Background: The RNA shown here (c-di-GMP-I riboswitch aptamer) has 84 nucleotides.
[in-house]
RNA sequence: AGUAGAUAAAGGCAAAGCUAUCGAAAGGUAGUGACGCAAAGCUAUAGGGACUAAAGGUUAUACCUAUGUCAGCCAGUUGCCUAA
Numbered sequence: 001a002g003u004a005g006a007u008a009a010a011g012g013c014a015a016a017g018c019u020a021u022c023g024a025a026a027g028g029u030a031g032u033g034a035c036g037c038a039a040a041g042c043u044a045u046a047g048g049g050a051c052u053a054a055a056g057g058u059u060a061u062a063c064c065u066a067u068g069u070c071a072g073c074c075a076g077u078u079g080c081c082u083a084a
Base pairs, nucleotide, nucleotide: 004082005081012037013036017032018031019030020029021028022027035072041077042076043075047074048073049070050069051068056064057063058062
């Protein structure tokens, strides 16, 4: 240095729920909370996948569709420490 990740050390993040708020919705933001996470850091026209469907379209009480959303889905990329 690389690979790797332990009942190591120093730390970090914060699911669901609840409250408030933005949004058509998915979902986001803040507070609380702590399920968990070796990247649960960053990246959404670099890629795949998923969610929503206001507007629009088609036609019939539905279907299509992202310019919207998800990184704690896979992934790309950067990084702390160091035992075997």
Description:
Its mean pLDDT, the model's own confidence on a scale to 100, is 85. The sequence was found by an Rfam model in a public genome assembly.